Predicted 3D model of a 71-nucleotide RNA (transfer RNA) from a Candidatus Niyogiibacteriota bacterium. Taxonomically the source falls in Candidatus Niyogiibacteriota (Bacteria, Bacteria candidate phyla). RNAcentral holds the sequence, with entries from ENA. Its mean pLDDT, the model's own confidence on a scale to 100, is 84.
């Protein structure tokens, strides 16, 4: 330099056009003499920009970042 894939919560992953889901972590409460474990609850996310569409995490394009391959 060329090509391909990926980007969703602090972290690991779902979600093939119609209210963004779970686990874990964090916070609060219960339980316990205390801690841990357990139970209940709570806040927190679609990399950025543009396009298509009544409607975009999803489809298209560009940018950025990461990974892989070729040279």
């Nucleotide at each position: 330099g060329c090509g391909a894939g990926c980007g969703u919560a602090g972290u690991u992953u779902a979600g093939u056009g119609g209210c963004a889901a779970a686990a874990u972590a964090c916070c609060u409460g219960c339980c316990u003499u205390c801690c841990a474990a357990g139970c209940a609850g709570g806040g927190g996310a679609u990399g950025c920009g543009a396009g298509u569409u009544c409607g975009a995490u999803u489809c298209u394009c560009g940018c950025c970042g990461c990974u892989c391959g070729c040279a």